[in-house]
C1' cells in the first nucleotide's frame, strides 16, 4: 500500500434573491367590550424550521379513559448466571457448550447459542438393517454332539457383541489381563454418573473419594416448573360554541371494565329518570411537545454496560390537507438512503461516501 | 392506529396442521406415432431445491426467528 469486518462520529459547503410553516415585537383594518384589553386578516422586521434512519411496526414504556386494575380460569409471551435499564423479542461482563479460524492434539485468542425440565407423563425416530431403546445372533468366531472322501466341510444344540455390515444413531474409548472364543469379566489411562473440602455474590468450578457405569435423541413436538402480563388507544382522553330537541327498547333488573366467571362501579324496582340502541351533523380550542431534554468542561465508581456528582450554555419543528422549496454564483471529496403528526428508550432495514479508533490469528507439541 | 393471511415448474394449485423416499395433479412446452398437411387423439419426455437469509433437528416446503414483496378487514 490494497481489500473486509465491527464501533463511533459527519451526511455537501459558503454566499444573494424570491417563496413557505410556527414564534415574538411593531403598524394598517374589522369585529367584540364602557373602558383595559382579547380576537380575526394583512404588512413590515428579528429568530427557529426533519432524520440518522423520521422507515418496518418488530418489542418495551411515558401519557390518557375504562375502578387507585383486583381474584381465579383460558390464551399469550419469557428462559444460564449478575449486573445496567423506566421498561424490553434491549445493553454489557462472566459461565457452559458448539463450530470456524493452517493436517492432527492442546492452551491462547476471535465468532455463534431460543442455553429452564427428557429417572413426571405422552408422541415421534423415515429408508436401510438381524436388531431403534431396559435390544440384537445377518455375517464372523468358539466349544460339544453327529455325519462324511478327515487338509477340512456340513448339521444340530448352545455361548458370545470382540470383528464385518446397516443406520444420523448399535448401549463408553484406547491398551494389556483372562478366556474354548469372548465380554468391566479383571486392571490402568481416559470419558462418565453421585459425593465433596475449597474457591465464587451467582451460573459454575473442583484437589479428593466412591461406582465398573443398559436406561439414547428430540420439549424452535404435546407437556411440566418458574417469571412476566387486566383491555384499549392521541380516531387515546376533556372543553366551548351550534345544530337537533327526535324515534326506539327492556321492566326487574339493565349498562360499564372489548375472552369467560367473580368482583367492582353506576343508574333503578313501576312509567319515570337513568342507561342503552338509533337516526341527524358541524366549527374551534386543549391534549402538542421544557424532555427516563440536549450539549460543552471537569471530577469520582465500575472490566465493560452504565451510574452519580460540579459548573457552565441552550430551547432546539409542532403542522391540521398539512410547512424545508426554486434560482443564481463560487469551491470540493461532485453529494446516498430518504422526509416529521402524541412522545421516548432499543431492534431490524435502506444507505453516495468521509474521518477516527480496534480486529483481521498466535503459541507449544507431532 | 389495530388485526389477519399468502409467496411451491411456464400458469393455476395439492401437501404445510401432526418434518421422513430431494415434492403430486391440470393446463401449457418438448420429442414421437396417426395425417397429403393442420387440429384432436394415443404413447413417451423434460421442467422445481419450495420469495431470500439464518436457527432447531439425524432430516425442514412443512417448526422457529428475521427481512422482502404483495393482499384483505376494522375504526
Nucleotide at each position: 500500500c490494497c481489500a473486509c469486518g465491527u464501533u463511533a462520529c459527519c451526511a455537501g459547503a459558503c454566499g444573494a434573491u424570491c417563496g413557505c410553516g410556527g414564534u415574538c415585537g411593531g403598524g394598517g383594518u374589522c369585529g367584540c367590550g364602557c373602558a383595559c384589553g382579547c380576537g380575526g386578516c394583512u404588512c413590515c422586521g428579528g429568530u427557529c424550521g426533519a432524520g440518522g434512519a423520521a422507515a418496518g411496526u418488530c418489542c418495551g414504556g411515558a401519557c390518557u379513559c375504562c375502578a387507585c386494575a383486583g381474584g381465579a380460569c383460558a390464551c399469550g409471551g419469557u428462559g444460564g448466571u449478575c449486573g445496567g435499564g423506566a421498561a424490553a423479542c434491549c445493553c454489557g461482563a462472566c459461565c457452559g457448550u458448539c463450530c470456524c479460524c493452517g493436517g492432527a492434539u492442546g492452551g491462547c485468542g476471535g465468532g455463534g447459542c431460543a442455553g429452564g425440565g427428557a429417572a413426571a407423563g405422552u408422541g415421534c425416530a423415515g429408508c436401510a438393517g438381524a436388531g431403534a431403546g431396559u435390544a440384537g445372533a445377518c455375517c464372523g468366531c468358539c466349544a460339544c454332539g453327529g455325519c462324511c472322501u478327515u487338509g477340512g466341510g456340513c448339521c444340530g444344540c448352545g455361548g458370545u457383541a470382540a470383528g464385518g455390515g446397516u443406520g444420523a444413531a448399535a448401549g463408553g474409548g484406547u491398551g494389556g489381563g483372562g478366556u474354548a472364543a469372548g465380554a468391566g469379566c479383571c486392571c490402568a489411562c481416559c470419558g462418565c454418573g453421585g459425593g465433596a473440602a475449597c474457591c465464587g455474590u451467582g451460573a459454575g468450578g473442583g484437589a479428593c473419594c466412591c461406582g465398573g457405569c443398559a436406561u439414547u435423541g428430540u420439549a424452535a413436538a404435546c407437556c411440566c416448573c418458574a417469571c412476566c402480563a387486566g383491555g384499549a388507544g392521541c380516531a387515546a382522553g376533556c372543553c366551548c360554541a351550534g345544530a337537533c330537541u327526535g324515534c326506539g327498547g327492556g321492566c326487574a333488573g339493565g349498562u360499564g371494565u372489548g375472552g369467560u366467571c367473580c368482583g367492582c362501579a353506576c343508574c333503578g324496582c313501576a312509567u319515570g329518570a337513568a342507561c342503552c340502541g338509533c337516526g341527524a351533523a358541524u366549527g374551534g380550542g386543549c391534549g402538542c411537545u421544557a424532555g427516563a431534554g440536549g450539549g460543552u468542561u471537569g471530577g469520582c465508581g465500575g472490566c465493560a454496560a452504565c451510574g452519580c456528582c460540579c459548573a457552565c450554555c441552550c430551547c432546539c419543528a409542532g403542522a391540521c390537507a398539512a410547512a424545508u422549496g426554486a434560482u443564481c454564483g463560487u469551491c470540493c471529496a461532485c453529494g446516498a438512503c430518504a422526509g416529521a403528526a402524541u412522545c421516548c428508550g432499543g431492534c431490524u432495514u435502506a444507505u453516495c461516501g468521509g474521518u477516527a479508533a480496534c480486529a483481521c490469528g498466535c503459541c507449544a507439541u507431532c | 392506529g389495530g388485526g389477519g393471511c399468502g409467496u411451491u415448474g411456464g400458469u393455476g394449485u395439492a401437501g404445510u396442521c401432526c418434518g421422513g423416499u430431494c415434492a403430486a395433479c391440470a393446463c401449457a412446452u418438448c420429442u414421437g406415432a396417426u395425417u397429403g398437411c393442420c387440429g384432436a387423439u394415443c404413447a413417451g419426455a423434460a421442467g422445481a431445491u419450495c420469495a431470500c437469509g439464518g436457527g432447531u433437528u439425524c432430516g425442514a416446503a412443512u417448526c422457529c426467528c428475521g427481512u422482502a414483496c404483495g393482499c384483505c378487514c376494522c375504526g
The prediction has a mean pLDDT of 75.
Two RNAs folded together computationally: RNase P RNA and transfer RNA, 441 nucleotides in total.
Rfam match: Bacterial RNase P class A.